[in-house]
Parts: sequence; structure tokens; C1' cells
RNA sequence: GAAAAAGGCAAAGCCGGAGUAAUCCGGCGACGCAAAGCCACGGGUCCGACAAAGUUUCAGCGAAGUCGGAUGGCCGGGCUGCCGAA
Repeated sequence: GAAAAAGGCAAAGCCGGAGUAAUCCGGCGACGCAAAGCCACGGGUCCGACAAAGUUUCAGCGAAGUCGGAUGGCCGGGCUGCCGAA
């Protein structure tokens, strides 16, 4: 990062499976992606558990926070990679 070349990945959806869930894996399938390759380090978001303040008909509501998990196709960051016009 191009009106290039060789390629690559694979959204939603559907089928099957795992998981409490978020979500993930395999197949079909392509919305898109110059790192949509790898890594949960910082932030965001999502799920699960516990839960302060507050409120209360004392049942409950509530959800700051803490812990665990997920998300790399949310952003930043780290590492690696194909091609070679300006």
C1' cells in the first nucleotide's frame, strides 16, 4: 500500500459438537480483511460467582467492587510474515 502478481483468512447464517454462560471447535458458506497471522500486556465490551452503599412491606430490590472466564474481526501494544509501483 497499487487499476499488480501469487496466494491467504473467513462475517452473518445453517448443520454437528463442547460449555452454566459469554463463547469456542469441525463442515458448508463469504460480509469483509495488507496482517481478519500469533500473543490477554493496558483499556473497552460480554459471561459466571460473591457482594458494599442505598432502598425496604424486612421478603426483596440494588450493583460500586472483588475473583474467575471470554473477546485479537473493539482499540492500543509486542512478535512474525508475502509482493514491490508511487